[in-house]
Order: sequence, then structure tokens, then C1' cells
RNA sequence: GCCCUCGUAGUUAAAUGGAUAUAACUGGAGACUUCUAAUCUCCCAUUCUAGGUUCGAUUCCUAGCGAGGGCA
Repeated sequence: GCCCUCGUAGUUAAAUGGAUAUAACUGGAGACUUCUAAUCUCCCAUUCUAGGUUCGAUUCCUAGCGAGGGCA
């Protein structure tokens, strides 16, 4: 330098054009318990950035940024 894959809560992932973006773990509050652990309930928090297509974009397209891999 060229090519491929990926980028979503604090972490790991789902959602492949129809919406209130979903779950687990973590965190906070409460219930239970003499206390703790375990269990149960509730809450908080997310689409890398900028454009484009579309009635509608996490999803499709372009560029950039970042991570990983391959070739040279």
C1' cells in the first nucleotide's frame, strides 16, 4: 500500500427496513431473613462519527475513525 471481517448499556451478546432497541451479568432501591448468603420485584444505562437512500435506518450505500485478520 491492497483486501476481508467487525464497531449496539460499565461488560458479553440479540435485533438483517416497521420502533418504547431486547436479554444476561454488573450497579442502585426494595421484599424475604435475627443478620448475611441465596431467591424474588423494580430502576438506571446503549446503536463509533458525518453525509446519503427511504414514508421509515441498528439494519442498505459512501467517506472517515478505531479494532482484528490476510497478502505484499